[in-house]
C1' cells in the first nucleotide's frame, strides 16, 4: 500500500441481507417483597446522539460514500 470483517446500554450480543409500531435480549446496576442477615427466587425500574461525518429517501441502526479504531489476510 491492497483486500475482508467488526463497531448497537457498564459487559457480551441480536436486529442490518429485504428501510416503516416506541431499538431489544442475557448478565450487571437500582428499588420493593421474601430472610435474623446474605445468597437464591419473585415483582418493578433506570440506562442508547446504533463509532463519526456527509448523502439518498416521505422515512435510515438498516442503503451509498468517506473517515476513525480494532482484528485477520496479501504484498
Nucleotide at each position: 500500500g491492497g483486500g475482508c470483517g467488526a463497531u448497537u446500554a457498564g459487559c457480551g450480543c441480536a436486529g442490518c441481507c429485504c428501510g416503516g409500531u416506541u431499538a431489544g435480549c442475557g448478565c450487571a446496576c437500582c428499588u420493593c417483597g421474601u430472610u435474623g442477615a446474605c445468597a437464591u427466587c419473585g415483582a418493578g425500574g433506570g440506562g442508547g446522539u446504533c463509532a463519526c461525518u456527509g448523502g439518498u429517501u416521505c422515512a435510515a441502526a438498516u442503503c451509498c460514500a468517506g473517515u476513525a479504531u480494532c482484528g485477520c489476510c496479501c504484498a
This is a predicted structure of a 75-nucleotide RNA (transfer RNA) from a Planctomycetota bacterium. Its Rfam family is "tRNA". It is annotated as a transfer RNA. Rfam links the family to the GO term triplet codon-amino acid adaptor activity. The RNAcentral record of the sequence draws on ENA.